[in-house]
């Protein structure tokens, strides 16, 4: 230098051209309990950045950024 992969709520994920974005956790607030955990309900919060293709992009191209892998 080259070639490949991944980038989603605070953390770990899920899934597809129709988003009003799944789940678990966590954190707030409520039920239950003498109290605590623990169990239920409830709210808060995400598609790395940029263009391009589409009526519509988190998804499909494409170039950057950071990361991991191999080869030289």
């Nucleotide at each position: 230098g080259c070639g490949g992969g991944u980038a989603u709520c605070g953390u770990a994920u899920a899934g597809u051209g129709g988003c009003u974005a799944u789940u678990a956790u966590a954190u707030g607030g409520g039920c239950u309990u003498c109290c605590c955990a623990a169990g239920c309900c409830u709210a808060u919060g995400a598609g790395a950045g940029g263009g391009g293709u589409u009526c519509g992009a988190u998804u499909c191209c494409c170039c950057u950024u950071a990361c991991c892998c191999g080869c030289u």
This is a predicted structure of a 72-nucleotide RNA (transfer RNA) from a Candidatus Uhrbacteria bacterium. Rfam family: tRNA. Rfam describes the family as follows. Transfer RNA (tRNA) molecules are approximately 80 nucleotides in length. By type it is a transfer RNA. It was read from a public genome assembly. Its mean pLDDT, the model's own confidence on a scale to 100, is 81.